[in-house]
């Protein structure tokens, strides 16, 4: 310099990490869907090495030969006028078949087999061959006998064959010669591997071919070259160890056979070897390479086209010929299949080119030509050539071109779509104007590919048609490429997608349906995700889909990963192989490095240049090719050899240390038992009990004795050991590390696959022992059940010896060894200094704590590393299935070790965060409990609701937070419901057009009414068109209490008047997030103070507002009346007053300000002072961020959907008032704190004109008839009631008033359904209310009455207000409920109403076992055994050489057999996975309600329980059992 590396989605409420799945890219011999104008180049059965009809794919040479079937010529003959036909004739050209030569072993096809010297690469052959070609030397002299064709004859359907006779050769044989070869004998030279060269002697043995045009072409031997082959070796070359041992010609030797050659290739004999964890053998799969795809690269995957090598030719075997074959288009045999047949017998092999069937998702023409290139033969012409070159088919791929270009108005036609009615979009798009003509059509012209061959001319010449040069036939493709002219925008656009990833959005339809989907996921009435449409995006003659490979994936990690908690350290040690290894010197040069040489074919890839218009494609050149081999050097490092060293390691000596191991002995306490004593009615046990023991004397207690097991205190956060593990004392026998001395050895080291040993508890075997504890088991409790937790018993076991087993949360969840890297503190063992035993200091070894740096996802680790390095081993690669199945090994068994797959999921996980939750903890509030007062739950009635009923009982509200709620007024109306009767511009409203008429008033008839029919009386303005008003018709807008509160606005309930919820900046954390807001104190309060990496701030709290309590000021009527005056029967009644009360406006007042005590402060406390009032005086209004998809579409509004002579609207009647029940809220009571009668005061607030009504009269009364005042501090309702006095005397009553009968009043169109009130009569249940439950902390509860809204009236006992009288209690915060803060655990996050486990039942799926059954491949044994080769024989044939025949051996194949392996299937059976709402329980997650888990053993419907040992990956520091679910 150049080249060059991208991520995203998905686990969570959120986060970081781990980790899998998925996507975006590139590629393909592709296929499928939709679509399609043209050209160039390339490619095209990946499946059945399945079967093949038909044609073609290997012939050629007459200059090797005999010949003459066929053709032509010449000659002859016959016939004929002739053309011509026929016949004869090898004379000529030629030539079928035949003999002979060369070729046919190349070219072409395919990928079966093969895991191999098959291929690749590099070497070797002193162990080889090589036709045609080249070079050199030499030679070709004689002789002989056959045979095919032909001819004659014969057999056969055919294929084909047989017999006889004749004959040629470059066919065959013999003799001769020969440098050669073989043997023997010597000699010389060279090399050193067994060899090569030179010449010599003797013996044996081997040659030849001719033809012709005389130029040529050939023949033989030998040597050499070239080329092509054969063989051998190093290295490399897939998966499985659930294949670990394999091998009989096996390994080697001697001798032989065979071969071109070596060799156990083959044979006889001898020996016993050979291979293998560096993976033999076996099984599976597969042609290998150049290269191709991908990738930053390393790597991964692939091996189609082209090139090289190999293998194969229906399947298997075999040889012959030949230079070469064990031979694709040759032969023989066997087998399977197909075909022909006259049934005797024959024929065949497309994995050559086309083509056919079949298979398959799928792959082409039965084309042209030898013009070129190449091949065979030939002297040549030439012939042959499905090699090759071309053409055809196919968007299969790559590349290129086109479907036009420019202009072109806005009020932007028209369509479509949306819509807020304004619009948007297709869209400069089109039309239209101008231009162009690639492509297309027509016409005309028209290539390159062709070089030369034969032959001829010229030149050169080593003389050979040897070289150069000129001339000189020939085109399948093709009238193609290309060029020119004419015509005319003419002939030419689709596909996929539009939720995120990922570029592109709306409407309609659909309604968890239909469907989509690569992953996440969409669809259950507003779907950018389904289907359609419009529009948009991407690419474009293509576009998508599917399949496969690489990439992304650093997700097998050499580059380039990990293992404490995510998957992953072996339970521990010793040690084999292996790997790795201290300091110094010398040598070697294997590794390593460098130079040089050889090789690494071409094509491909890269760069440069060039040729087709460009590109794809092609051509030339360069460079590269990381490798292997050779050679020459270098020697730092590694390695090898030698020498030395002491630091690693070890030994020796001295010293102390310890629950280290083994064996033996001893001891006391406790427990249990035995005997005896004392003693009496219980003891045990639990949450409480019971089972059990005990008057036959227990428990308790004393003494003595016995037994087994374990060793309190010391004891620890200690010590020892490799781990498991180890604890009374003593002795013996062992082992270990540590400290010190620095004497000895001299690297003896580290690690450690296999291997060997050790290895808690449980368990197993044999024998012993048996106190305690105690699986199983039994009983008692608990419970819905209780195969558990608790209790009483209790076997195995627990203990010992010997032998097995070999596993644990065998844990520090952390392999071993070595080195290095800040501090601080403690303990254990030892040394030194100090002084000798002290403090103290220091060194070594060990055990802990806290931390700098660093590491880590974090939590954390941090010299005992989880830091920084080095070496070695072990292990991991998503979850489930599963540590399962099968196989193997081990075990007495239990079981252990090794250890999958199908299938299935889009996660499973780690750490940390914020919440929520806990039958976790701490702190603190609230009428939350407790304390107390009064109620509800029982009765009757009222009212609301559920339910039921009904034509309808309209609708909504439904735990708290629905139920005297929407209702603050349902007889009609209301009214939304039901029945019936009407209307359809509609009951109401706006606009327009037309017609009629003012409007409107009154009346009649029918009808239940709405409504219908009918009659009488009625106009105004005007510019004259008309207008106002009304009616009718038509049109545009209507109307809907129909649906969706889960589309919404608004409003509301609740948590909750709780004290919280947040932000800015800073700081901390990778991040979610934290800090602030935590902590201490304090408060009603996140109220305040202090502290503080926080400092401030916002919404909340408080305060500001209203009412009320005290005072002041101002004001003074309708209120008030002290003083003055008047005055009445009485009265602020009158004058007047501005004092008081009051009214209503403005102010003041309270702030822990003062004092005392406590406290740092904030603040707290004080029957404190003062004050009307204290420590927020009382009440109201006020409701943070948010939660409940909370409530309301029926109050209103509003999106969407739905109805339109009806789901709208009017009317009459009915219903909302039903009634066997159930619940909520109330009223009245059950009585004497009461009822009744009488008497007598004192409120506040609010209301009144279609009203309140004084007063008078009538009525027992509700009320009626008159009637003053008052729109109100004036008048009215109006009486307040509790109170006081009297009676009643405990009774279903003088309590209670329901229900019912009768009589009335009032409102109203109308009180039947269905009003209130009055009077008389009747007088029900009810005697204080089960479990349970509600309200209230002071002017409160309780109790008493008064008013108001709605309203004609009223079902009001409801609601909202007002005042009167006026309590009790709070020890306290354990418990119930709700809440706040901090903390802890969590597997929860729609958040405990959470999550979640197992059996059983149902459906589907894959899979293990399984009596067996079926099949497959391989090996082995026995029998048989074709062709062929070899050996032997050979009386027959042959003159001979030799052969036929026969025999033996080997073998393909066939048959039989035993065994092993693999696969399929199988009644039944085992578990497993998956599947919206099945059953049983509740195991786990919060202390999950018995902490959980691991190993083991037993038991149980199931999760599971219990025993034993272990772990913390357990909370809490506690209290009484049990119970769940969503």
């Nucleotide at each position: 310099a150049a080249a060059g590396a991208a991520g995203a989605g998905u686990u969570u409420g959120a986060u970081c990490c781990u980790g899998g799945c998925u996507c975006a890219g590139g590629a393909u011999g592709a296929a499928c869907g939709c679509u399609a104008g043209c050209g160039g180049c390339a490619g095209g059965c990946u499946u059945a090495a399945c079967a093949c009809a038909u044609g073609c794919a290997a012939g050629u040479c007459g200059a090797g030969g005999g010949g003459c079937a066929u053709c032509g010529c010449g000659g002859g003959g016959u016939a004929g006028c002739a053309a011509u036909a026929c016949c004869c004739u090898g004379g000529c050209g030629g030539c079928g078949a035949c003999c002979g030569g060369c070729g046919a072993a190349a070219g072409g096809g395919u990928g079966c087999g093969u895991a191999a010297c098959g291929c690749g690469u590099g070497a070797g052959c002193g162990a080889c061959a090589u036709g045609c070609c080249c070079g050199u030397c030499a030679c070709a002299g004689g002789g002989g006998g056959a045979u095919a064709a032909c001819c004659g004859g014969c057999g056969g359907a055919a294929a084909c064959g047989c017999c006889g006779c004749c004959u040629a050769a470059u066919a065959c044989c013999c003799c001769a010669u020969a440098u050669g070869a073989g043997g023997c004998c010597a000699g010389g030279c060279c090399a050193c591997a067994u060899g090569g060269c030179c010449g010599g002697g003797c013996c044996u043995u081997g040659a030849a071919a001719g033809u012709c045009a005389a130029g040529g072409c050939g023949g033989u031997g030998a040597c050499g070259g070239a080329u092509u082959g054969g063989c051998u070796c190093g290295c490399g070359u897939c998966c499985g160890a659930u294949u670990a041992g394999c091998c009989a010609g096996u390994u080697g030797g001697c001798g032989g056979g065979g071969c071109a050659a070596c060799g156990g290739c083959c044979c006889a004999c001898c020996a016993a070897g050979g291979c293998g964890a560096c993976g033999a053998u076996c099984g599976g799969u597969a042609g290998g390479g150049g290269u191709u795809c991908u990738g930053a690269g390393a790597g991964g995957a692939a091996g189609g086209c082209c090139c090289c090598c190999c293998a194969c030719a229906a399947u298997g075997g075999a040889a012959c010929u030949g230079a070469g074959a064990c031979a694709c288009g040759g032969u023989c045999c066997a087998u399977a299949c197909u075909c022909c047949u006259a049934c005797g017998g024959g024929a065949g092999g497309c994995a050559g080119c086309a083509g056919u069937g079949a298979g398959g998702a799928a792959u082409a023409u039965u084309g042209g030509u030898c013009a070129a290139u190449g091949g065979g033969c030939g002297g040549a012409a030439g012939c042959c050539u499905g090699a090759a070159c071309c053409a055809g088919c196919c968007a299969u791929g790559c590349c290129g071109c086109g479907u036009g270009c420019a202009g072109g108005a806005a009020u932007g036609a028209g369509g479509c779509c949306c819509u807020a009615c304004g619009g948007g979009u297709c869209g400069u798009g089109a039309a239209c104007u101008g231009c162009u003509u690639u492509u297309c059509g027509c016409g005309c012209g028209g290539a390159g590919c062709a070089a030369u061959a034969a032959g001829g001319g010229g030149g050169g010449u080593u003389c050979g048609c040897c070289c150069c040069u000129c001339c000189g036939a020939u085109g399948a493709g093709a009238g193609u490429a290309c060029g020119c002219g004419c015509g005319g925008a003419a002939u030419a656009a689709g596909c996929a997608u539009c939720g995120g990833c990922u570029a592109a959005c709306u409407c309609c339809g659909u309604g968890c349906c239909a469907g989509c989907a690569g992953c996440c996921g969409c669809g259950g009435u507003a779907a950018u995700a389904c289907g359609g449409a419009g529009g948009a995006u991407g690419c474009g003659a293509g576009c998508g889909u599917u399949a496969u490979c690489c990439g992304g994936a650093u997700u097998c990690a050499u580059u380039g990963g990990g293992u404490a908690u995510a998957a992953a350290g072996g339970g521990u040690g010793c040690g084999u192989a292996g790997g790795c290894g201290g300091c110094c010197c010398c040598c070697c040069a294997a590794g390593u490095c460098a130079g040089c040489g050889g090789u690494g074919a071409a094509a491909u890839g890269u760069c440069c240049g060039g040729g087709c218009c460009c590109a794809a494609c092609c051509c030339g050149g360069a460079g590269g090719g990381u490798g292997c081999c050779g050679u020459u050097g270098a020697u730092a490092c590694u390695g090898g050899g030698g020498g030395g060293c002491u630091g690693g390691a070890g030994u020796a000596c001295g010293g102390a240390c310890g629950c280290c191991g083994g064996c033996g002995g001893a001891g006391g306490a406790a427990u249990g038992a035995g005997u005896g004593g004392u003693g009496u009615a219980g003891c045990g046990g639990u949450g409480a009990a019971a089972u059990g023991c005990a008057u036959a004397g227990a428990u308790a207690u004393c003494a003595c004795u016995c037994a087994g097991a374990a060793c309190a205190c010391c004891g620890a956060u200690u010590g020892c050991g490799a781990a498991g593990g180890c604890a009374u004392c003593c002795g013996c026998c062992g082992a270990g590390g540590c400290c010190g001395u620095u004497a000895c050895u001299g690297a003896c080291g580290c690690u450690g696959a296999g291997g060997c040993a050790c290895g808690a508890a449980a368990g197993c075997g044999u024998g012993g022992g048996g106190a305690u504890a105690g699986a199983a088991c039994a009983g008692g409790a608990u419970u819905a059940g209780a195969u558990a937790c608790c209790c009483u018993g209790g076997u195995a076991u627990u203990c010992c010896a010997c032998g097995c087993c070999g596993u644990a949360a065998a844990c520090g969840a952390u392999g071993a060894u070595g080195a290095c890297u800040a501090a601080c503190c403690g303990c254990c063992g030892g040394g030194c200094g100090g002084a000798g035993u002290g403090a103290c200091g220091u060194c070594c070894g060990g055990c802990a704590g806290c931390c700098a740096a660093g590491c880590g996802a974090a939590a954390g680790c941090g010299a005992u590393a989880a830091g920084u390095c080095a070496u070695c081993c072990a292990c991991c690669u998503g979850g489930g299935g599963a540590g399962u199945a099968c196989g193997g090994c081990c075990g007495c068994a239990a079981g252990g070790c090794u250890g999958a797959a199908a299938c299935u999921c889009a996660a499973a996980g780690g750490a940390a965060u914020u919440g929520a939750c806990g039958g976790g903890g701490g702190c603190c509030c609230g009428c939350a409990c407790a304390a107390g007062c009064g109620g509800a739950g029982g009765a009757a009635c009222a009212u609301g609701u559920g339910g039921u009923u009904u034509a309808a009982u309209u609708c909504g509200a439904u735990g708290a937070u629905a139920c005297g709620c929407g209702a603050g007024g349902a007889a009609c109306c209301u009214u939304a419901c039901c029945c019936g009767g009407g209307c359809u511009c509609g009951a109401a409203c706006g606009g327009c057009g037309c017609g009629c008429g003012a409007a409107g008033c009154g009346g009649g008839c029918g009808g239940a009414g709405a409504c219908g029919c009918c009659c009488u009386c009625g106009c105004c303005c005007c510019u004259c068109g008309g207008g106002g008003c009304g009616c009718g018709c038509g049109c545009c807008g209507a109307g809907g209490u129909g649906c969706u509160g889960c589309a919404u606005g608004g409003u509301u309930g609740u948590c909750g008047u709780c004290a919280g919820c947040u932000c800015g900046u800073g700081c901390c954390g990778u991040g979610a997030g934290g800090u602030g807001u935590c902590g201490g104190c304090u408060c009603a309060a996140g109220u305040g103070c202090c502290a503080u990496a926080a400092c401030g701030a916002g919404c909340g709290c408080a305060a500001c507002c209203c009412c009320u309590g005290c005072c002041g000021c101002c004001a003074g009527u309708u209120g008030c009346c002290a003083a003055c005056a008047g005055g009445c029967a009485a009265a602020g009644c009158u004058g007047g007053g501005g004092a008081c009360u009051c009214u209503g406006g403005c102010g003041g007042g309270a702030c822990u300000g003062c004092c005392a005590c406590c406290g740092c402060a904030a603040g707290g406390u004080g029957c404190g002072a003062g004050g009307a009032g204290g420590g927020g005086g009382g009440g109201g209004a006020u409701g943070a961020c948010g939660u409940c998809a909370a409530a309301u579409c029926a109050g209103c509004a509003c999106g969407g959907c739905c109805c339109u002579u009806a789901c709208g609207u009017c009317c009459g009647g009915g219903g909302c008032g039903a009634c066997a029940c159930a619940c909520g809220u109330g009223u009245u009571a059950c009585a004497a704190u009461g009822g009744c009668g009488g008497c007598c005061a004192c409120a506040g607030a609010g209301g009144g004109a279609a009203g309140c009504c004084a007063c008078c009269c009538c009525g027992c009364g509700a009320g009626g008839g008159g009637g003053c005042g008052c729109g109100g501090a004036u008048c009215c309702g109006a009486a307040a009631a509790a109170g006081c006095c009297g009676c009643c005397u405990c009774a279903g009553u003088u309590c209670g008033g329901a229900c019912u009968g009768g009589a009335g009043u009032c409102u109203g169109c109308a009180a039947c359904c269905c009003g209130a009130c009055u009077c008389c009569a009747c007088g029900a249940a009810g005697c204080u209310g089960g479990a349970u439950u509600c309200g209230c902390u002071a002017g409160u509860a309780a109790u008493c009455g008064c008013g108001c809204a709605u309203c004609a009236g009223c079902c009001a006992u409801g609601g909202c207000g007002c005042g009167g009288u006026g309590a009790a209690u709070a020890c306290g915060u354990u418990c119930c409920c709700g809440g706040g803060c901090c903390u802890u655990g969590u597997a929860c996050a729609c958040a405990c109403c959470g999550c979640c486990c197992g059996u059983c039942a149902a459906g589907c799926c894959a899979u293990g076992g399984g009596a067996g059954c079926c099949g497959c491949g391989g090996g082995c044994g026995c029998c048989u055994g074709a062709a062929g080769g070899c050996c032997g024989u050979g009386a027959c044939c042959g003159c001979g050489a030799g052969g036929a025949g026969c025999g033996g051996c080997c073998u393909a194949g066939g048959g039989c057999g035993a065994a092993a392996g693999c696969g399929g299937u199988g009644a039944c059976u085992g578990g497993g996975g998956c599947u919206a709402a099945g059953u049983c329980g509740u195991a786990a997650c919060a202390a999950g309600g018995u902490a959980g888990c691991c190993g083991u053993a037993c038991c149980g419907g199931a999760a599971g329980g219990u025993g034993u040992g272990g772990c913390u990956g357990g909370a809490a520091c506690a209290c009484c059992u049990c119970c769940u679910u969503u």